[in-house]
This is a predicted structure of a 357-nucleotide RNA (Bacterial RNase P class A) from a Negativicutes bacterium.
A source record names the gene rnpB.
RNA sequence: UGAGUGGGAAAGGCGAUCGCGGCCGCACUUGAGGCGGUCGAGGAAAGUCCGGGCUCCAUAGGGCAGGGUGCUGGAUAACGUCCAGCGAGGGUGACCUUAGGGCCAGUGCCACAGAAAUGAAGACCGCCGGCUUCUCUAGCCGGUAAGGAUGCAACGGUGCGGUAAGAGCGCACCAGCGGCCGGGUGACCGGCCGGCUAGGUAAACCCCACCCGGAGCAAGACCAAAUAGGGAAGGGAUGAAGCGGCCCGCUGAACCUUCCGGGUUGCGUCGCUAGAGCCGUCGGGCAAUCGCCGGCCCAGACAGAUGAUCGCCACCGCGCAAGCGGAACAGGACCCGGCUUAUUGAACACUCACAGC
Numbered sequence: 001u002g003a004g005u006g007g008g009a010a011a012g013g014c015g016a017u018c019g020c021g022g023c024c025g026c027a028c029u030u031g032a033g034g035c036g037g038u039c040g041a042g043g044a045a046a047g048u049c050c051g052g053g054c055u056c057c058a059u060a061g062g063g064c065a066g067g068g069u070g071c072u073g074g075a076u077a078a079c080g081u082c083c084a085g086c087g088a089g090g091g092u093g094a095c096c097u098u099a100g101g102g103c104c105a106g107u108g109c110c111a112c113a114g115a116a117a118u119g120a121a122g123a124c125c126g127c128c129g130g131c132u133u134c135u136c137u138a139g140c141c142g143g144u145a146a147g148g149a150u151g152c153a154a155c156g157g158u159g160c161g162g163u164a165a166g167a168g169c170g171c172a173c174c175a176g177c178g179g180c181c182g183g184g185u186g187a188c189c190g191g192c193c194g195g196c197u198a199g200g201u202a203a204a205c206c207c208c209a210c211c212c213g214g215a216g217c218a219a220g221a222c223c224a225a226a227u228a229g230g231g232a233a234g235g236g237a238u239g240a241a242g243c244g245g246c247c248c249g250c251u252g253a254a255c256c257u258u259c260c261g262g263g264u265u266g267c268g269u270c271g272c273u274a275g276a277g278c279c280g281u282c283g284g285g286c287a288a289u290c291g292c293c294g295g296c297c298c299a300g301a302c303a304g305a306u307g308a309u310c311g312c313c314a315c316c317g318c319g320c321a322a323g324c325g326g327a328a329c330a331g332g333a334c335c336c337g338g339c340u341u342a343u344u345g346a347a348c349a350c351u352c353a354c355a356g357c
Base pairs, nucleotide, nucleotide: 001353002352003351004350005349006348010344012313013312014311015310016309017308018307020040021039022038023037024036025035026034042329046340047339049338050337051336052335053334054216055215056214057213061248062247063246064245066212067211068210069209070208071085072084073083074082075081086100087098088097089096090095101207102206106205107204108201109200110199124148125147126144127143128142129141130140131139132138156174157173158172159171160170161169175197177194178193179192180191181190182189183188220270221269222268223266230260231259232258233257234256235255241251242250277296278295279294280293282291283290284289315326316325317324318323
């Protein structure tokens, strides 16, 4: 200099003027304003995809069904998240990817092609032996999975021996399986021995282990307003309804469901933001993260506010300069932890190649 890899941080600052929303105070006043103070979006506030808190229904109970997760150890309130590892795969490398339990419980599937797609099966060509034939050729019977052909895949691979030709038939190495020993908390790794072999597919049914009750802030509670509960059908202590898949179980009522016909319905109050909270020092831990101490209070709306203009400085681009231009994605609505997606310009650490000293 070029090409890459990784983790983290930031998302302009200050001032002036005008404007908006919440809360507090003050005075004047009765209709809502005025003055002062204070606070006023994000790393994703987004998608609403997971997980939890909170609320109501049993203090959320048991079973079946259903759903989810799926290497190991840890973190956490919890997770499908995160951290550290293991195995496998990719990259020269920094590093990256990984739904990665179980097809000797059972069942299914493996298109086309091919003789044959799971059974310790299978002979199309080829190879070898025998018989018929005088011989060539041809035919029949048998052996053979080494070679060819088909296929993603043909029942271990390579080599030597062996054989009529062949074959784990024998041997060496490798892969796989089983056993033993050693190391590791564990996934797993290393060594030795053994007989020689067992197709793939579980993001196919299924099996195993663990987890999951439902609905959601329009949850839910209260006040105000209104009042009348009228008619019909069906069900109901032989159990309405809660209980929104079913059963059990629990609570437990004179009510419940459907249809017809009526009354009332406030820009009401709470829930509503002090929280698994933020900042800093120290300590434990490789880390995720946890703990002690100190400090801080940081939106809560009508689903509606959080902005605009100017000046100076800082950044980037162009320009000798004066100066001109630019600055992304995007806006809370009960609250948190994640994931994913959108997006700007820099810095840092590391890797590879080339060149110079």